RNAcentral holds the full RNA, with entries from SILVA. Predicted 3D model of a 478-nucleotide part of an RNA (small-subunit ribosomal RNA, 3' major domain) from a metagenome. Its mean pLDDT, the model's own confidence on a scale to 100, is 84.

Context: one part of a larger RNA
């Protein structure tokens, strides 16, 4: 100097507490352990693995098995040497492949018209290489998590100490903040706070078309004319600074409280993550070192990754009258569409199917929002809850749904009557409910990512619990 204390002090955080939802029991959905397996490919490992890499495993993926086949190789680059590419066809095979047969002669530049030369693409000796998800993240870079969006982390000169260091970073105030005052042997700086980006809360100017309709007109219909007020797009701007008023305070920094405002003291949410910590994660994104080279490469079929006495996690459904079911009537937001979104209209109970229209979208579509509202049944029961398992019967994508996709009907109708010990989220448009839409995707979320509707209750407080900061103190610790 630091690092621990069931030492002291002050102080923060949904850390307690106050509350409101949930996990733990019950199905189902998923990952993971273990067991199995010829294989159930690899990684993550308390927080900070475990609906995690995976934003999508019926072939492919795919790295695993099993069988069958290449060995200059599936892939790149050089290359003697031959052919334009390229379609089609037969045997053999699960293909992969391998044997044969036919079709075909482009472009571009010479040219004695016989031909040569050259791109591109295809075959191909020999060889140089290629290739590897093979090992080691404890050799590495690069990325990324965590502590933690906490307020720390260090420098230059001085200065003090033999030095290791120390001062500056402590003190008193205050703040979310090492955030600002004030005082000091310290004065200044640098990475971090903060603002500077975006987004969302208001208003003003421009902008009016696919948006919009107040007012004339018109229509079934903002349908047309028109319109530039309004919503509403999309640019520029204003606007919030403790500015202003009173009070505490040290005259300071700053707290309280108030007025004006669409906001008030960081408005509300986002990107943003300091020196380091965990020899954390990752050599399966990617680069690298060693191994390998007729096999640890590669190409194909089938199979497995979906196995299941069993244990955890993380969700979804529920167990019901604040319900369920039936009819009807309303109100979003972000998004996505061309190998795409798909209207209408016909058929089908339905999933869907058939014909077809618009639309490279503020024009058309996906699209119905659903919970709400109204009104009609059910009457407390394992039931008109509840929706698992099975059974028949189809739809749909797909070479192909047996292993092993989704979805429909119709039939069945399981556990579950609020879940021990113990745990987790959340302080405001949050929780908690309710639907919508996207990525990936041929098809295949209850899963992630977003987006709008309704919309709480609580918080005396900082004893305790658990994480963090500062300053003291001890200490056989480095």
């Nucleotide at each position: 100097u630091g690092a621990c204390g069931g030492g002291g002090g002050c102080c923060c955080g949904c850390a307690c507490a106050a509350g409101c939802g949930g996990u733990g029991g019950a199905g189902c959905a998923u990952g993971u352990g273990g067991u199995u397996u010829a294989a159930u490919u690899c990684g993550a490992a308390g927080c900070a693995a475990c609906g995690c890499g995976a934003a999508g495993a019926a072939c492919c993926u795919u790295a695993c098995c099993u069988g069958g086949g290449c060995u200059u190789g599936a892939c790149a680059u050089c290359g003697a040497a031959g052919g334009a590419a390229u379609c089609u066809c037969u045997u053999a095979g699960a293909a992969a492949u391998a044997a044969g047969a036919g079709a075909g002669u482009g472009c571009c530049c010479c040219u004695u018209c016989g031909g040569g030369g050259g791109a591109a693409c295809c075959u191909g000796a020999a060889g140089a290489c290629a290739g590897g998800u093979g090992c080691u993240g404890c050799a590495u870079g690069g990325c990324u998590g965590u502590c933690g969006u906490c307020a720390g982390c260090u420098c230059g000169u001085g200065u003090c100490g033999u030095g290791a260091g120390a001062u500056g970073u402590u003190g008193g105030g205050u703040u979310a903040a090492g955030u600002c005052c004030c005082g000091c042997a310290a004065c200044g700086a640098g990475c971090g706070c903060a603002a500077c980006c975006c987004u969302u809360g208001u208003c003003u100017g421009c902008u009016g078309u696919u948006a919009c309709c107040a007012g004339c007109a018109u229509u079934a219909a903002g349908u047309u004319g028109g319109g530039g007020a309004c919503u509403c797009u999309g640019c520029a701007g204003a606007g919030a600074c403790u500015g202003c008023c009173g009070g505490u305070g040290u005259u300071a920094a700053a707290c309280c409280g108030g007025a004006g405002g669409a906001a008030g003291g960081u408005g509300g949410g986002g990107a943003u993550g300091a020196c380091g910590u965990c020899a954390a994660g990752u050599c399966c994104u990617c680069a690298u070192g060693c191994c390998u080279u007729u096999a640890u490469g590669u190409c194909c079929a089938g199979g497995g990754c979906u196995a299941c006495a069993c244990a955890c996690g993380u969700g979804c459904u529920a167990c019901a009258a604040u319900g369920g079911u039936c009819u009807g009537u309303a109100c979003a937001a972000a998004g996505g569409g061309c190998u795409g979104c798909u209207a209408a209209c016909u058929c089908g109970c339905g999933a869907g199917a058939g014909u077809g229209u618009g639309c490279u979208a503020a024009u058309c579509c996906c699209a119905a929002a659903a919970a709400a509202c109204a009104g009609g049944c059910c009457u407390c029961a394992a039931u008109u809850c509840g929706g698992a398992u099975u059974g028949g019967a189809c739809u749909c994508u797909g070479c192909a749904a047996c292993u092993c996709g989704a979805g429909u009907c119709c039939a069945u109708g399981a556990a579950g009557c609020u879940g021990g010990a113990a745990u987790c989220g959340c302080u405001a448009g949050u929780a908690a409910u309710c639907g919508c839409g996207g990525a990936u995707c041929a098809g295949a979320a209850c899963g992630c990512c977003g987006u709008g509707g309704u919309g709480a209750a609580u918080a005396c407080g900082u004893u305790c619990c658990c994480g963090g900061g500062c300053c003291u103190u001890g200490u056989a610790c480095a």